[in-house]
Context: one part of a larger RNA
Molecule: small-subunit ribosomal RNA, 5' domain
Organism: Azonexus hydrophilus
RNA sequence: GAUUGAACGCUGGCGGCAUGCCUUACACAUGCAAGUCGAACGGCAGCACGGACUUCGGUCUGGUGGCGAGUGGCGAACGGGUGAGUAAUGCAUCGGAACGUACCCGGUAGUGGGGGAUAACUACCCGAAAGGGUGGCUAAUACCGCAUAUACUGUGCGCAGGAAAGCAGGGGACCUUCGGGCCUUGUGCUACCGGAGCGGCCGAUGUCAGAUUAGGUAGUUGGUGGGGUAACGGCCUACCAAGCCUGCGAUCUGUAGCGGGUCUGAGAGGAUGAUCCGCCACACUGGGACUGAGACACGGCCCAGACUCCUACGGGAGGCAGCAGUGGGGAAUUUUGGACAAUGGGCGCAAGCCUGAUCCAGCCAUGCCGCGUGAGUGAAGAAGGCCUUCGGGUUGUAAAGCUCUUUCGGACGGAAAGAAAUCGCGCAGGCUAAUACCCUGCGCGGAUGACGGUACCGUCAUAAGAAGCACCGGCUAACUACGUGCCAGCAGCCGCGGUAAUACGUAGGGUGCGAGCGUUAAUC
Numbered sequence: 001g002a003u004u005g006a007a008c009g010c011u012g013g014c015g016g017c018a019u020g021c022c023u024u025a026c027a028c029a030u031g032c033a034a035g036u037c038g039a040a041c042g043g044c045a046g047c048a049c050g051g052a053c054u055u056c057g058g059u060c061u062g063g064u065g066g067c068g069a070g071u072g073g074c075g076a077a078c079g080g081g082u083g084a085g086u087a088a089u090g091c092a093u094c095g096g097a098a099c100g101u102a103c104c105c106g107g108u109a110g111u112g113g114g115g116g117a118u119a120a121c122u123a124c125c126c127g128a129a130a131g132g133g134u135g136g137c138u139a140a141u142a143c144c145g146c147a148u149a150u151a152c153u154g155u156g157c158g159c160a161g162g163a164a165a166g167c168a169g170g171g172g173a174c175c176u177u178c179g180g181g182c183c184u185u186g187u188g189c190u191a192c193c194g195g196a197g198c199g200g201c202c203g204a205u206g207u208c209a210g211a212u213u214a215g216g217u218a219g220u221u222g223g224u225g226g227g228g229u230a231a232c233g234g235c236c237u238a239c240c241a242a243g244c245c246u247g248c249g250a251u252c253u254g255u256a257g258c259g260g261g262u263c264u265g266a267g268a269g270g271a272u273g274a275u276c277c278g279c280c281a282c283a284c285u286g287g288g289a290c291u292g293a294g295a296c297a298c299g300g301c302c303c304a305g306a307c308u309c310c311u312a313c314g315g316g317a318g319g320c321a322g323c324a325g326u327g328g329g330g331a332a333u334u335u336u337g338g339a340c341a342a343u344g345g346g347c348g349c350a351a352g353c354c355u356g357a358u359c360c361a362g363c364c365a366u367g368c369c370g371c372g373u374g375a376g377u378g379a380a381g382a383a384g385g386c387c388u389u390c391g392g393g394u395u396g397u398a399a400a401g402c403u404c405u406u407u408c409g410g411a412c413g414g415a416a417a418g419a420a421a422u423c424g425c426g427c428a429g430g431c432u433a434a435u436a437c438c439c440u441g442c443g444c445g446g447a448u449g450a451c452g453g454u455a456c457c458g459u460c461a462u463a464a465g466a467a468g469c470a471c472c473g474g475c476u477a478a479c480u481a482c483g484u485g486c487c488a489g490c491a492g493c494c495g496c497g498g499u500a501a502u503a504c505g506u507a508g509g510g511u512g513c514g515a516g517c518g519u520u521a522a523u524c
Stems, first nucleotide, its partner, number of pairs: 001524004006520005013371006020363001021329001026327003030324003035074003040071002043067002047065003050061004081282003090207007099199003104195008112146001114144002121136006152161003166187006174181002208254003215245003220242008257279004261272004284305005307318004335361001337360003343357001344355004374404004384395004408465001410460005418451001423445008468513005473494003479508005489496002
């Protein structure tokens, strides 16, 4: 000099854009942060409508819109947080072969026929609660067989094994037990092949310090048989062999998430890893598996432990390193805000619902950037202050005065973009028996804004509301007076102060930066 997620002191007008627990991976009150689908299902607790009855109070009825709880599906493995652990099961770069993949895309084949349950509900029982038990009824895209099998798996090549589910819209003949069948469209389902993206695994190279850590290792190193996995492999196991790593630093100890980047520097390098992006690890502590395409699973389960809470003492409940917020720690770090309008995600045919992701607003000069605190004129060089050799000098065109302007702030008025998709209508094309339905394209139309009456624009009034901080011995730009008298004090280094202190304190003046200025800490 540059820089910072800074803090502290003094001071503080406005705006834009960013950032904001670096410390206790300390403990957490409260609210919210993951749901959704009735176009899978039986139903109907509550609401609205329709119908029936009515003593006009109401009662009954799933018939309709819908829908609590329940069965079922998909999601909950994403998104969000933190950096404790980890020096390599990590990360970065370059390669590799023995793998998996829900949703999405392309293709091939199929979607036939049956069955038994169970929750909800109901009756009863146990329990303080959390919750649980017994009997009875019922549905499905829940569950289980049978058939079929181009492909798939196994194979002794003869063969054997192994699947499915429906739902919704529309409709002219024909049939009908009047429910529908049937046809068709869409969507779903099953098996397999391929793709994309994603993920698991392996190798090489690189990746902090210590030798006052020199030997380490027994599933250890390799082989064979077996098991296990989606997959290779001591991954596991039995037996056999005695290997394997190491001075090019093994092992041990300490420290640490890694990278893109960031800061600095002419560069080489050094330091660093907040915000944003990629990867990894973790979710009260330790261990474990279940479900599932995917987890050994932050807001799932089980066990143990510490802690907190409830209890009828028998037993139960909990996990903010999600967003806010509280206590504590600390030099120190924000609101228990608004909205799903946009972007994105989950579910759904859709309408839509959910979304503390996100978009916004709030707080803080924490940082960067921009603007303002007026402009011109004005010598009687006013008054006052300070200094003085008492002549004057300086503050100083500074002020006053005169002439202007009105940014920002204030008041009033106008007022966006971010929002066109989804949707409706029309036309054309496709599908089809069909001018239904549905899909695609084009055109037209309408609805939707948290921010916010915000940005921006116009009008009005008035110089009106807006300057401080540090320094002035040398380094280093800037000097005098008084007070003090090795005292009080200053100080980054050299050093100042013991009676004329440009170095302490105050004042006048000056220098530097400026809504900041200094100090401290830290890095180059």